Predicted 3D model of a 114-nucleotide RNA (FMN riboswitch aptamer (RFN element)) from uncultured Ruminococcus sp. Its Rfam family is "FMN riboswitch aptamer (RFN element)". Rfam's curators write: The RFN element is a highly conserved domain that is found frequently in the 5'-untranslated regions of prokaryotic mRNAs that encode for flavin mononucleotide (FMN) biosynthesis and transport proteins. Lineage of the source: Bacteria > Bacillati > Bacillota > Clostridia > Ruminococcus. The coordinates come from a structure-prediction model, not an experiment, and the mean pLDDT is 84. The RNAcentral record of the sequence draws on MGnify.

[in-house]
């Protein structure tokens, strides 16, 4: 390099209202891949959503959420202390945790061959 083969997302538990909420309050929990001193919020990628093309499939393209202090050290928006903030789309009483699309796809990571 080519083929191939396995892995590859976590979390609502308590009370309140209320005809109804795991969806609203109030307190509670969760954090995908690379890269970098060990990251959800630095940079990058996946997903999802939209347009176009093509019409088997994909391919382009747009969209793409949130962090500060202070201390440590050579180095760290990463460790440590403390406050803080974010989270696609559809369905439902308004969803990051419900149910769907999904027993799906990847980002890639391991491995076998050649």
């Nucleotide at each position: 390099u080519g083929u191939c083969u396995u892995c590859g997302g976590g979390g609502c538990g308590a009370g309140g209202u209320g005809c109804a909420a795991u969806u609203c309050c109030u307190c509670a929990c969760c954090g995908g891949c690379g890269g970098u001193a060990u990251a959800g919020c630095c940079c990058g990628c996946u997903a999802a959503c939209a347009a176009g093309c093509u019409u088997u499939u994909g391919c382009u393209u747009g969209c793409c959420g949130a962090a500060c202090c202070u201390g440590u050290g050579a180095a760290a928006u990463u460790c440590a202390g403390g406050u803080g903030c974010c989270g696609a789309c559809g369905g439902u009483a308004c969803a990051g945790u419900c149910c769907g699309g999904a027993u799906g796809a990847a980002a890639g990571a391991a491995g076998a061959u050649a």